[in-house]
RNA sequence: GGUUCUUUAGCUCAGUUGGUCAGAGCGCGAGCUUAACACGCUCGAGGUCGUCGGUUCGAUCCCGACAAGAAUCA
Repeated sequence: GGUUCUUUAGCUCAGUUGGUCAGAGCGCGAGCUUAACACGCUCGAGGUCGUCGGUUCGAUCCCGACAAGAAUCA
């Protein structure tokens, strides 16, 4: 340098033939429980869905460029 793939919560990952509230587990906070902690149960906070543009009435989803990362070929 060529090709392919990935980017969604603090971490690991789902998701969507484009549509009314974007989710799980772990973690974090509060409450219950305990003498106290742990475990367990309940509730809660936390997201510009990598960035910028395009298509569309409408984009996490489709298209392009860019950025970061991974694999592979040379």